[in-house]
RNA sequence: AGUUUUCCGGGGCAAACCUGUGCGAAAGCCAGGGACGCAAAGCCGUGGGUCUAAAGCAAAAGCAAAGACAGCCGGGCUGCAAGA
Numbered sequence: 001a002g003u004u005u006u007c008c009g010g011g012g013c014a015a016a017c018c019u020g021u022g023c024g025a026a027a028g029c030c031a032g033g034g035a036c037g038c039a040a041a042g043c044c045g046u047g048g049g050u051c052u053a054a055a056g057c058a059a060a061a062g063c064a065a066a067g068a069c070a071g072c073c074g075g076g077c078u079g080c081a082a083g084a
Base pairs, nucleotide, nucleotide: 004083005082012038013037017033018032019031020030022029023028036071042077043076044075047073048072049069050068051067056063057062
């Protein structure tokens, strides 16, 4: 320097759920608690997929992303400690 994560130790993140005179039309997000899990569960929404459906369209049913999800899959960038 490269590869790897079976085991040990330190540290990190935080699902469901609960709380909120919070933000939002909603999906969802944010903050506090919480801990199912995670070696990229760090960052990136231009790929596929999923969710929502305000504006708009429509007689109605409904359609519709410019709104979301990175802890759905793929891709890109970056990366701590320790052991072998």